[in-house]
Molecule: transfer RNA
Organism: Pseudomonadota bacterium
């Protein structure tokens, strides 16, 4: 150079173009414990990678981009 595949919470992932984006871990705070640790209850946290477009409505359809992985030359 061409062509494919990914990007969503601190991590690992979900969510059929339609509810306030959602689940486990991980935090925080409380309770329980001699102190943890495990366990209970509770709570904070995602501009869906950037920008555009289509649509009544975009995480999710389409264009550029940027990162990261593959194929092939």
């Nucleotide at each position: 150079g061409u062509c494919c595949c990914u990007g969503u919470a601190g991590u690992u992932c979900a969510a059929u173009g339609g509810a306030u984006a959602g689940a486990a871990c991980a935090c925080u705070u409380g309770g329980u414990u001699g102190c943890g640790g495990a366990c209970c209850a509770a709570g904070a946290g995602c501009u869906u990678a950037g920008a555009g477009g289509u649509u009544c409505g975009a995480u999710u359809c389409c264009u550029c981009u940027c990162a990261g992985g593959g194929a092939c030359a």